[in-house]
Order: sequence, then structure tokens, then C1' cells
RNA sequence: GAAGCAGGCUUCCUUAUCGCUCGGUUUACCGAGAGGAAAGUCCGGACACCAUAGAGUACGUAUAGCGGCUAACGGCCGUCCGUUGCGAGACGAGGACAAGUGCAACAGAAAGAAUGUACAGGUAAUGCUGUAGUGAAAUCAGGUAAACUCUAUACGGUGCAACGCCAUGUAUACCAACGCUUGAGGGCUACUCGUUCAAUGUUGGAGGGUAGGCGGUUAGAACUUGCGGGUAACUGCAAGUCUAGAUAAAUGAUAAGGCUUAGACAGAAUCCGGCUUAUGGCCUGCUUUUAAU
Repeated sequence: GAAGCAGGCUUCCUUAUCGCUCGGUUUACCGAGAGGAAAGUCCGGACACCAUAGAGUACGUAUAGCGGCUAACGGCCGUCCGUUGCGAGACGAGGACAAGUGCAACAGAAAGAAUGUACAGGUAAUGCUGUAGUGAAAUCAGGUAAACUCUAUACGGUGCAACGCCAUGUAUACCAACGCUUGAGGGCUACUCGUUCAAUGUUGGAGGGUAGGCGGUUAGAACUUGCGGGUAACUGCAAGUCUAGAUAAAUGAUAAGGCUUAGACAGAAUCCGGCUUAUGGCCUGCUUUUAAU
């Protein structure tokens, strides 16, 4: 110098003018304002509701070496084994084939409790024994379970358009079926048992009115720094910080200048922890290789 592997950061900056949303103040100021993936909606939860407490069974789905981390996970870390790469590394679909049922073209005599081609040995007799040949695999065989399956473990549902409160308005009306504590119908729950709500009840039909406001709404399994424990993931203690909250959707526009390593992929909608995908630039460590000293 070139090519790679792993990880981290990420907003173009400054000034001026104007504008938008929220909060604090109280009338004119101050403060804050879209990411490492906000994306996909693939996992796991927090939270809310399904009135409450269950038991059993089945099906379905998911996971699968060992140990650890986490609120939890199909995630992460370590390690063993396997595959792959020169290597740094990357990936794993990693329990069971004597519980059972399957699958293996062609070739070969024959592909499973099946078969007997050629040669040799042996027997009373028999593929009884060996070698060759074909094939990935040839003697109560082995392979295959991202083959069916079996084993072990786990799993209720719906989702902030959840849900709660307030206001307004109509029709306490009409029809039908079933029923009224001997419980119709509904819920918990996929099913059964059980349990529970329910009587101007339940379900269905036809029709009428409303669709407005407030909360949920951002202080959190949060973040930063230091010290300690641990190989690591992570965790303990101490100090400090408050960093969007819209509701058809705010987080911007203009002008001048600077820098140039580049403005790529791309925009919050209940929130958080992961995974996957897209992607420019910079930084750090490591690997291979080339040249010079």
C1' cells in the first nucleotide's frame, strides 16, 4: 500500500430573520422538539380489559448439547461438537433410528429380516464361509427425523382504534323465539367438569339517535459518569440528569458564509427488550498479502 473480519459513533456547522407544537411563566421571555434502524410487525413483555378461583384432557404451536444472563424470549454470553474459510471469523436445521411407519434413481444377481453372478474353500446337505464385481450403502446391515413420528419443556384471548370518565340525544316504542331460580342465554376456556352473571331477561329482526370532550400520553425493567464483581453477557453501590407527545398529524423555511469525511438509508403515534432488512461516512482492534528499511 491492497484486500478482508469484528465492534463503536453518526445531525453537516455558524450567524440572522420568520414560522410551527408542547411545557414553564404571566404577556413577553425561557426551555425542549424525529433514529440506529423510528422500517418489518417476526418474537418476548409492561399496561388495560375479558366479574372471580380453578381442575383435567386433547389438539395445535414453539423450543431442543452443557452452563450462565435477563422481567421474559425462538434473544444474548461462554464453552463442547459439527460445517465452512489460508486466517481474523461466520453458521448451526445440536434430544431419540432397538417405540413404530416410511425413503434411497441408476448400476448391480440382489437394496432388507431381501438376494445368490463369477471364482475359491467346506459339508451328509443347504449362500455354510471368503474374495471379486456394481453402488453412497451388500449379511438379524448401516444412512436419513428443515421424513412422518416419539421424548422433554413451555404456552388463555384481545390489543391504546386496549380501556376509563363526562356531556348530548333518541323510541322505557315494534315483531318473533326461548325463558323466569327446576336457570333461556352468556362468561372464565379449544373441549369437558366445575364455577359464576342473569329476570321490564337472553338471542335474532326491523328501525331511531349519537359519533363531542377529557384521561390513558410519556419518570422509565430510563439514561450518564465513577468505583467494585464477572472471561463475557451482565450486575452491585454512589453521584447526577429529565431528553418529542401530535390526534389527520408539529419538529421547518429563507439568506449569507464555512467546512468538506459524507449527508447515504430514511421520519415518532401506548411504551420497552430483542431479531431481521436497508444504508453513506468516520474511528478502533485484528487477519492475510505486497514492497522497503

Overview: Bacterial RNase P class A from Neptunitalea lumnitzerae, 293 nucleotides, folded computationally. Its Rfam family is "Bacterial RNase P class A". By type it is a ribozyme. The coordinates come from a structure-prediction model, not an experiment, and the mean pLDDT is 75. The model forms 99% of the base pairs in the Rfam consensus.